[in-house]
Context: one part of a larger RNA
RNA sequence: ACCAAGGAGUUUAUUUAAGUGGCGAGAUUAAUUCAAAGAAGUCGAAGCGAAAGCGAGUAUGAAAAUGCGUUAGUCACUUGGAUAAGACUUGAAGCCAGAUGAUCUAAUCGUGAGCAAGAUGAAGUUUUCCGAAAGGAAAAUGGAGGUCUGAACCAUUGUUGUGUGCAUGCACUAGGAUGAUUUGCGAUUAGGGGUGAAAAGCCUAUCGAAUCUGGCAAUGGCUAGUUCCUGUUGAAAUAUGCCUACGUAUAGUCUCAUUUUAGUUUUCUUACGAUGUAAAGUACGGAUAGGUCGUGCAGAGGAUUUUUCCUACGGCGAACUUUCCAACUCGGAAAUUGUAAGAUGCUUAAGGUGGGAAACAGGGAUGGCGCGUAAGGUGCUAUUCCGAGACCCGAACAAGGGAGACUAUAGUUAAGGUCCCAAAGUUUAUGCUAAGUGUAUCAAAAGGAGUCUUGAAUCUGAGACACUGAGGAUGUAGACAUAGAAGCCGUCAUCAUUUAAAGAAAGCGUAACAGCUCACUUAUUGAGAUUCGAGGCCCUGAAAAUGUACGGGGCUAAAGCAUAACACCGAUACUAUAGACAUAUUCUUAAGAAUAUUGUGGUAAGCAGGCGUCUUUUCUGCGUAGAAUCAUUUUCGAGAGAAAGUGUGGAGCGGGAAGGAAUGAGAAUCUUGGU
Repeated sequence: ACCAAGGAGUUUAUUUAAGUGGCGAGAUUAAUUCAAAGAAGUCGAAGCGAAAGCGAGUAUGAAAAUGCGUUAGUCACUUGGAUAAGACUUGAAGCCAGAUGAUCUAAUCGUGAGCAAGAUGAAGUUUUCCGAAAGGAAAAUGGAGGUCUGAACCAUUGUUGUGUGCAUGCACUAGGAUGAUUUGCGAUUAGGGGUGAAAAGCCUAUCGAAUCUGGCAAUGGCUAGUUCCUGUUGAAAUAUGCCUACGUAUAGUCUCAUUUUAGUUUUCUUACGAUGUAAAGUACGGAUAGGUCGUGCAGAGGAUUUUUCCUACGGCGAACUUUCCAACUCGGAAAUUGUAAGAUGCUUAAGGUGGGAAACAGGGAUGGCGCGUAAGGUGCUAUUCCGAGACCCGAACAAGGGAGACUAUAGUUAAGGUCCCAAAGUUUAUGCUAAGUGUAUCAAAAGGAGUCUUGAAUCUGAGACACUGAGGAUGUAGACAUAGAAGCCGUCAUCAUUUAAAGAAAGCGUAACAGCUCACUUAUUGAGAUUCGAGGCCCUGAAAAUGUACGGGGCUAAAGCAUAACACCGAUACUAUAGACAUAUUCUUAAGAAUAUUGUGGUAAGCAGGCGUCUUUUCUGCGUAGAAUCAUUUUCGAGAGAAAGUGUGGAGCGGGAAGGAAUGAGAAUCUUGGU
């Protein structure tokens, strides 16, 4: 991993609701008992009040009035819930009690044992020398030490070596090795206890409280699992409370039964109302910029001998103009909504009572808001979708677009598409784009003699604009200043003349001149030119990690973009035909038939009807002329399933009716077995 078998809402008591049945102002028995009986008891038949008590009433109250009452039950069986029990099944870590452990290990006690070899050379002693002595020096001797090197032995520093070998090994490397040393054997200390050179270490592969057994089926608001079919309806992820936050109670929302009411949902119109938002406005409140006016008003500055005066320093106030406001509104929509009437549409629905729930983690989109720099953020709100929704489109893609799937067949469309992958146009017309822009709404501010369209102004055959040729002068080197200053460091002035035209000079340049251009003029040429706007497409702006990414190929008078048009493709949508089921109504003895502007997606959940397994009773059958079983084929049924044929097999097995259940497996790191 697979296969087989096993494997989870049970039982008892009480209670409640529904269904069925018996009897009925009564119903019913328990123990016991052959039976009869047992009439004890229980429920009901009267309630109200704290009670006395009164009684279809009673209590409170002075009263009005209000509360609770005045209505057939009871005993069984079945089913759905509730409560008490292990209470659908599996699963803790833990808590307590009593026992068992020191053959491991910790510490201690008793008694024994081990430590190659080498190095170093303390005290003491001897001799010699020095010394008056005390003592000192040297040389020998000596053999100390939690001394050194290093085997046995003990231990385990490092490798992020290697390894899992019946669970800490192996290799290399490194530490101690006469001592707080190592070790054999025997003993002692026991679980909230021991022992501990202290790591919460160790106490038999078990330690922040050992192991075994018991309390025990501990408890678990937590996780996982929970076994046949079909029909029918169909949620919630909100509010409030909780030592409440993954739980639960009540309400809301779902379902079933029963009962009541006839109306009532959608849309529209009319009439009378409600609101203070959007936009807007400045009449109020507040803020805001500007000047104007008024006021010397604390401070400041100036003037003044004190006094006092002045001031576009500032302050305060006023009107005017400017810009605004969630906590401003003189006004004020759309929209939403109340009542009434009418139209339209529909027999849906709404309310009451009772049984059963699930749910109380929600999420996306669009519009409107709060918080946040923002977020696939967070908290609200209205609608809608996913949740619980298949199908088509969006390359893929819970919630984006289309559309709500009973079954079968055929046709028509929606969104979206029509060069190929790939169903359908290489369709028609007119433009734009050259960037592979785009074919993907993945980009801003700011830029662009890219290109197309369009508007305005000015110049222009009395010759524009651009290129090219020629000129661009004189008084004069203007005055001042300066070492110099001659158009061109700087200051002042900026005239006049000759002219077709030419600045007391717009730029480069020189130390200063010189020199080169410009303005301006003319010649040449011969038709549009220049400037400022607006719009379309395009370009720059433009950075991400393996190697380019419209889904890909590829596409350029497109297969891109814009504007028009006609075809076609395309879904479980729509239409047609046939059929199934449900609901309602009508007809019908039943079976069934007809009708309908009816309905048939569905998680949690409610309700309803069936299939199958084992077994009991009864009735009725089959079987050695072949039962069950196994294999296979066919038929029937919406399905669970049923039946038949053939082979196998070799002795039991069904069907109807009514009961009873240890009654249905694919999952639970399920249990046991097998492979």